[in-house]
RNA sequence: GUGGGUGUGACGGUCGCGGUCCGGGAAACCGGAUCGAGGAAAGUCCGAGCUCCAGAGGGCAGGCUGCCAGGUAACGCCUGGGCGCCGCGAGGCGACGGAACGGGCCACAGAAAACAAACCGCCCGUGAUCUCGGUCGCGGGUAAGGGUGAAAAGGUGGGGUAAGAGCCCACCGCGCACCUGGCAACAGCGUGCGGCACGGUAACCCCCAGCCGGAGCAAGGCCAAAUAGGCGGCGAGGUUCGGCCCGAACCGUUUGAGUCGCGGGUAGGCCGCUCGAGGGCGCGGGCGACCGCGUUCCCAGAUAGAUGACCGUCCGACACUCGUGUCGAACAGAACUCGGCUUACGGCCCAC
RNA sequence: GGGGCCGUAGUCUAGCCUGGAUAAGGCACCAGCCUCCGGAGUUGGGUAUCCCCGGUUCAAAUCCGGGCGGUCCCGCCA
Numbered sequence: 001g002u003g004g005g006u007g008u009g010a011c012g013g014u015c016g017c018g019g020u021c022c023g024g025g026a027a028a029c030c031g032g033a034u035c036g037a038g039g040a041a042a043g044u045c046c047g048a049g050c051u052c053c054a055g056a057g058g059g060c061a062g063g064c065u066g067c068c069a070g071g072u073a074a075c076g077c078c079u080g081g082g083c084g085c086c087g088c089g090a091g092g093c094g095a096c097g098g099a100a101c102g103g104g105c106c107a108c109a110g111a112a113a114a115c116a117a118a119c120c121g122c123c124c125g126u127g128a129u130c131u132c133g134g135u136c137g138c139g140g141g142u143a144a145g146g147g148u149g150a151a152a153a154g155g156u157g158g159g160g161u162a163a164g165a166g167c168c169c170a171c172c173g174c175g176c177a178c179c180u181g182g183c184a185a186c187a188g189c190g191u192g193c194g195g196c197a198c199g200g201u202a203a204c205c206c207c208c209a210g211c212c213g214g215a216g217c218a219a220g221g222c223c224a225a226a227u228a229g230g231c232g233g234c235g236a237g238g239u240u241c242g243g244c245c246c247g248a249a250c251c252g253u254u255u256g257a258g259u260c261g262c263g264g265g266u267a268g269g270c271c272g273c274u275c276g277a278g279g280g281c282g283c284g285g286g287c288g289a290c291c292g293c294g295u296u297c298c299c300a301g302a303u304a305g306a307u308g309a310c311c312g313u314c315c316g317a318c319a320c321u322c323g324u325g326u327c328g329a330a331c332a333g334a335a336c337u338c339g340g341c342u343u344a345c346g347g348c349c350c351a352c
Numbered sequence: 353g354g355g356g357c358c359g360u361a362g363u364c365u366a367g368c369c370u371g372g373a374u375a376a377g378g379c380a381c382c383a384g385c386c387u388c389c390g391g392a393g394u395u396g397g398g399u400a401u402c403c404c405c406g407g408u409u410c411a412a413a414u415c416c417g418g419g420c421g422g423u424c425c426c427g428c429c430a
Base pairs, nucleotide, nucleotide: 001352002351003350004349005348006347009314010313011312012311013310014309015308017036018035019034020033021032022031023030024029038331042342043341045340046339047338048337049336050216051215052214053213057246058245059244060243062212063211064210065209066208067081068080069079070078071077082096083094084093085092086091097207098206102205103204104201105200106199119146120145121142122141123140124139125138126137127136128135129134154172155171156170157169158168159167173196174194175193176192177191178190179188180187181186220271221270222269223268230262231261232260233259234258237251238250239249240248264429265428266427278297279296280295281294282293283292284291285290315328316327317326318325319324320323353426354425355424356423357422358421359420362379363378364377365376372410381397382396383395384394385393403419404418405417406416407415
């Protein structure tokens, strides 16, 4: 320097707080046992489980993803490989399909910015002038050189030419087809063909391929309490349902569904709520992500929100008067639950 | 806890969708004129890391990703 791991050290004691269980008690409560934050609990950026809407259906619109193969419940994640770029290296990074389907855009500068283009220069012809060197003008040729620009339409060498030019040739590059290797992305050189088939932009529209119904635990279910189950406006359609259409169910158009506004009541309890795509260990398969089998463990569930403080010994760091003193820190704290990503972070350890 | 929207001079807005080199306007502010002085009036002046970092592109306030900050909405009964 690069990559990875770890996360307020270990043991014992005292007091305090929350959950569960046991015992006592009519109850309040008391006693005992046991468990009690993170690698990101964060951002809420992706993907799921779960719940309700119809066991979520068809189409359009819209959104997202984008090399190949695998892993996974799934993913925009991970692993391995390919290609490209960066680094001396260990390694790291990559929105990495399509621009010879179509449309759009490319400011300024520049002669010309996409069926290319003659400003300077070079060359040919010609007119005038002339100090015979040239100078000025006209008509044409030329993309090799200069200059502008982010970008000027293959590169080097040779031939060729009035001067030049893939105009021709060799090599390199490019494209296509076949062959060989590979599941594939792709690679290889081998062969053949094509003088080159025409810049950038798709994090502009678009095309191609794949995926996506919506809302979210304040989802949703049950119990209890309380009242003015009120008043006014709009109203023929409305709700589930969300941008639209179809389709389905329910409610409504006489008794008014629904919606908006003004009001009224209640701010209680239980379930969901933690055993789960779960953790540890061993064996086996696989390069790996991961998978299979066996065994073992139970590991926060609060509701204004508990998870804290002190003492002793050891350990570690620092300081000095050398056996004493000080410190144990950063980012930060569960709120339905998982898998990821991203962001924040003092110190310590390991590999290269 | 869950969800939506926004960030441009001191302040309030436009520009963003459809990228183009001086980021526009009102109020406020500053300077000159006028006045004995001030106000009003009038003439002139832009004072901006376009919230921050990175990416796409020749080029980013605008497009894309990440972060920061602000603001709004959402209980139940009938």